[in-house]
RNA sequence: GGAGUCAGCCGGGCAAUCGCUGUCGUGACUGCCUGGUUCAACCAGGCCGGUUCCGGCAGAGGAAAGUCCGGGCUCCGCAUGGGCAGGGCGCCAGGUAAUUCCUGGGCGGCGCGAGCCGGCGGAAAGUGCAACAGAAAAUAUACCGCCCGGCCGGCAACUGCGGCCGGGUAAGGGUGAAAUGGUGCGGUAAGAGCGCACCGCGUGGCUGGUAACAGGCACGGCAUUGCAAACCCCGCCUGGAGCAAGGCCAAAUAAGGGGGUGAUAAUGUGGCCCGCAUUGUCCCCGGGUAGGCCGCAAGAGGUGUAUGGCGACAUACAUCCCAGAUGAAUGAUUGUCCUCGACAGAACCCGGCUUACAGGCUGGCUCCCCCU
RNA sequence: GCCGGAGUAGCUCAGUCGGUAGAGCAACUGAUUCGUAAUCAGUAGGUCGGAGGUUCGAUUCCUCUCUCCGGCACCA
Numbered sequence: 001g002g003a004g005u006c007a008g009c010c011g012g013g014c015a016a017u018c019g020c021u022g023u024c025g026u027g028a029c030u031g032c033c034u035g036g037u038u039c040a041a042c043c044a045g046g047c048c049g050g051u052u053c054c055g056g057c058a059g060a061g062g063a064a065a066g067u068c069c070g071g072g073c074u075c076c077g078c079a080u081g082g083g084c085a086g087g088g089c090g091c092c093a094g095g096u097a098a099u100u101c102c103u104g105g106g107c108g109g110c111g112c113g114a115g116c117c118g119g120c121g122g123a124a125a126g127u128g129c130a131a132c133a134g135a136a137a138a139u140a141u142a143c144c145g146c147c148c149g150g151c152c153g154g155c156a157a158c159u160g161c162g163g164c165c166g167g168g169u170a171a172g173g174g175u176g177a178a179a180u181g182g183u184g185c186g187g188u189a190a191g192a193g194c195g196c197a198c199c200g201c202g203u204g205g206c207u208g209g210u211a212a213c214a215g216g217c218a219c220g221g222c223a224u225u226g227c228a229a230a231c232c233c234c235g236c237c238u239g240g241a242g243c244a245a246g247g248c249c250a251a252a253u254a255a256g257g258g259g260g261u262g263a264u265a266a267u268g269u270g271g272c273c274c275g276c277a278u279u280g281u282c283c284c285c286g287g288g289u290a291g292g293c294c295g296c297a298a299g300a301g302g303u304g305u306a307u308g309g310c311g312a313c314a315u316a317c318a319u320c321c322c323a324g325a326u327g328a329a330u331g332a333u334u335g336u337c338c339u340c341g342a343c344a345g346a347a348c349c350c351g352g353c354u355u356a357c358a359g360g361c362u363g364g365c366u367c368c369c370c371c372u
Numbered sequence: 373g374c375c376g377g378a379g380u381a382g383c384u385c386a387g388u389c390g391g392u393a394g395a396g397c398a399a400c401u402g403a404u405u406c407g408u409a410a411u412c413a414g415u416a417g418g419u420c421g422g423a424g425g426u427u428c429g430a431u432u433c434c435u436c437u438c439u440c441c442g443g444c445a446c447c448a
Stems, first nucleotide, its partner, number of pairs: 001368010012337007020059006027052004031047006061343001065354002068352005073242004081274004086238005091105005106120001107118004121233002126231002128227003143173002145169009181199006200222001201220004206215003246294004256285006265279004287447003301320008338341001373444007382397004391428001399415005421437005
């Protein structure tokens, strides 16, 4: 200098003016309550009351998104009442509120390397599937070829050639995604784990490791191809619904009509059964209101330091308060600067994953080339 | 905001324990007719919404994504 890889961060800046939402303070108006006198009027006090003026402060994201997982919270009598069914997950250890997430490790694959990727239990429990092609596709099989035997034919004759029949053979050809361990030597009529060596596979000890697993030893001649994101088996986990949950206040309408069921029943939110509780209850049509408050933001919270840990993370201390709308705010205009600005907008909250994303900055590491 | 469903020929729909995707209508060609319709015979037309994965092989199984549709307030 070039190429690459991993991690982290930013994601237009500044100023002025005019707006929007929330909150705090002050003033004005107003509502309610209490007291001064029973009412009115007036006065005083109270209410995290309401409206409004002015001023101060704050005001979208790394994904706010998809709603794919996991939790908090709320209701459903119980939410670990029991069982079946259903669903999810799947190498090992750890982290966490929890997870299918994260960290570290193992194994397999890719890369020269830094590093990256993996839905990674079981196919010698059972069932199923393997189209087309091919001789044969899962109890293997003989199309061509090779080898042996018999018969026949032509040729002067044959151990050679051709044909037919019977048998052996999975070494070779060809088909296929896949052909019943691989390579080599021996062996044989030709061949074959038929025998042997190495590799692979299986079984049983040993050593190291918490474990996954790795290494090595002995034995077995090898039977069992793939698919479980096919049914299934094994192990573990799992109740349902969702803030339009749910609670309070206010307003209005018609205890209306039809249907189902009736204690061996119905309902109690989840597919079924049992248990438990209640005695009426469910569905459809029709009717009314579509107003306010809470839930609703101090949280598994952010930042910094120290300690423990390889790390995810945990503990302690200090410090900070950081959107809260409900037609739904976070904007517009002007000036100016630059590298000319991507994807995109909170709606109960949080932790993950995934997807979208112009451009820029920082650091670690690897490989190649050059110079010293 | 939350929950659920669908996407296959021009249109309406079939097709599910994975093996080259069909029907009706429409379109086109021919026959019939003086001509048209109807009728008869035949033909073409599909990346199964898109991308990736599992598998030898995917409309079908899994993941991501795009588009469209439907439902959900309270009171008696």